RNA sequence: GGGGCGUUGGGCAAGCGGUCAAGCCGCUCGGCUUUCAAUCGAGCAAUCACGGGUUCGAAUCCCGUACGCCCUG
Numbered sequence: 001g002g003g004g005c006g007u008u009g010g011g012c013a014a015g016c017g018g019u020c021a022a023g024c025c026g027c028u029c030g031g032c033u034u035u036c037a038a039u040c041g042a043g044c045a046a047u048c049a050c051g052g053g054u055u056c057g058a059a060u061c062c063c064g065u066a067c068g069c070c071c072u073g
Stems, first nucleotide, its partner, number of pairs: 001072007010025003018056001026044006049065005
């Protein structure tokens, strides 16, 4: 240099063109408890790496860029 894969809340991780973007952990508040832990209830948090394009509609498809991993001249 060429090619492939990946990037989604604080962490992990689903999603494969159409709702409010699931879930687990975490955090906050409350119940229970003498208190803590456990447990139960409620809530918080992602405009989906960035920029453009396609489409009535994009996390999802296409192009470019950045970063990471792998293969390779």